RNA sequence: GGAUGUGUAGCUCAGUGGUAGAGCAUCAGUCUCCAAAACUGAGGGUCGGGGGUUCGAAUCCUCCCACUCCCG
Numbered sequence: 001g002g003a004u005g006u007g008u009a010g011c012u013c014a015g016u017g018g019u020a021g022a023g024c025a026u027c028a029g030u031c032u033c034c035a036a037a038a039c040u041g042a043g044g045g046u047c048g049g050g051g052g053u054u055c056g057a058a059u060c061c062u063c064c065c066a067c068u069c070c071c072g
Stems, first nucleotide, its partner, number of pairs: 001071002005067003010024004018055001026042005048064005
C1' cells in the first nucleotide's frame, strides 16, 4: 500500500427496517447466627463518528476513526 472482518451496558455477546436485549459482574431484598450458594428485583446504552436513503435506521448506502486477520 491492497483486500477482508469487527466496533451495541463494566465484561462476553444477541438483535438483518418498526421505540435495544441476555449472561456474568454491581447494588438492594428474601433466606442464614454470619457468610456463601439459591431466588426476586433494581440501576446501567444518545448502538465508534459524520453524511445519505426511508414515514421510520443498531440494521441499508457512503466517507472517516480504532482494532483483528490475510496478501505484498